[in-house]
Predicted 3D model of a 76-nucleotide RNA (transfer RNA) from Deltaproteobacteria bacterium HGW-Deltaproteobacteria-17.
RNA sequence: GGGUUGGUAGCUCAGCAGGUAGAGCAACGGACUUUUAAUCCGUAGGCCGACGGUUCGAGCCCGUCCCAACUCACCA
Numbered sequence: 001g002g003g004u005u006g007g008u009a010g011c012u013c014a015g016c017a018g019g020u021a022g023a024g025c026a027a028c029g030g031a032c033u034u035u036u037a038a039u040c041c042g043u044a045g046g047c048c049g050a051c052g053g054u055u056c057g058a059g060c061c062c063g064u065c066c067c068a069a070c071u072c073a074c075c076a
Base pairs, nucleotide, nucleotide: 001072002071003070004069005068006067007066010025011024012023013022019056027043028042029041030040031039049065050064051063052062053061
């Protein structure tokens, strides 16, 4: 340098014929009693990597760029 895959909540990950963005854990509040804790109920939390484009409408399609992993090549 080329190719492939991935980037979504604090963490790990879903999501699709393009039509209001989800789960578990963690956090916070409450209930309870078996009390450093567990269980149950509830609440909050997201510019969907960035910027453009297409579209009535984009996390999803297209372009450029950034980051990560894998891979091929190159250099030494």